[in-house]
RNA sequence: CAGUCAAGCUAGGGGUGCCUGAGCAAUCAGGCUGAGAUUACACCCUUGGAACCUGAGACUGGGUUAUGCCAGCGGAGGGAAGCGUUGAUUGAGGUUC
Numbered sequence: 001c002a003g004u005c006a007a008g009c010u011a012g013g014g015g016u017g018c019c020u021g022a023g024c025a026a027u028c029a030g031g032c033u034g035a036g037a038u039u040a041c042a043c044c045c046u047u048g049g050a051a052c053c054u055g056a057g058a059c060u061g062g063g064u065u066a067u068g069c070c071a072g073c074g075g076a077g078g079g080a081a082g083c084g085u086u087g088a089u090u091g092a093g094g095u096u097c
Base pairs, nucleotide, nucleotide: 001091002090003089004088005087006086007085008083009082010081011046012045013044014043016040017032018031019030020029021028022027052078053077054076059072060071061070062069
């Protein structure tokens, strides 16, 4: 000096369901899965992109008290980036002993 990996900073993109009980309602409490289910500057994701959306007019199969709960769909289509700030590692060149 260059590359790779992992972080960092700034900016940006997302989702927030189901069941039970109380209540006239607004809402509150509890339970299930999950990174996130109380819109939290929390969590996840940013092109090497399954974060998330469409497909999906309650999609298809399984399972559950119930639900994108699990699998398929998905080698389908879309989908939001910069910095050189740190560390590790590799390579090249130079200098000194």
Molecule: TPP riboswitch aptamer (THI element)
Organism: Oculatella sp. LEGE 06141